This is a predicted structure of a 102-nucleotide RNA (Guanidine-I riboswitch aptamer) from Actinoplanes sp. ATCC 53533. RNAcentral holds the sequence, with entries from Rfam.
RNA sequence: GUGAGGCGCGCCUAGGGUUCCGCCGCAUCCGGUGCGGGCUGGUCCGAGAGGUGCAGGCGUUCGCGUGCGAGCGUUCCACGGCGGGACAAAAGCCCGGGAGGA
Numbered sequence: 001g002u003g004a005g006g007c008g009c010g011c012c013u014a015g016g017g018u019u020c021c022g023c024c025g026c027a028u029c030c031g032g033u034g035c036g037g038g039c040u041g042g043u044c045c046g047a048g049a050g051g052u053g054c055a056g057g058c059g060u061u062c063g064c065g066u067g068c069g070a071g072c073g074u075u076c077c078a079c080g081g082c083g084g085g086a087c088a089a090a091a092g093c094c095c096g097g098g099a100g101g102a
Base pairs, nucleotide, nucleotide: 008054009053010052011051012050015045016044020042021041022039023037024036025035026034027033028032056075057074058073059072060071061070062069063068064067077097079100083095084094085093
């Protein structure tokens, strides 16, 4: 310098806003409805570098036999903008294991 692989999904959490619910305020024809307020919350979104489970990969052993199944082990590391994008909107979501840095 180049190539390949390592980056899957579910549930949960950190976090997030405001479509719906709730709460609060105002108005009203006072059954209700409308407007406004992210406001502890519910629905909702939600992590590559958070948790957990499953699957997959690799190694090995065993069983049946030319392929499949089962057991055990292993699956490391990871600092990170600005800006843009989607959904109602925002975000640790996506761009992105990016740019950059060590």
NCBI's taxonomy places the organism under Bacteria, Bacillati, Actinomycetes, Micromonosporales, Actinoplanes.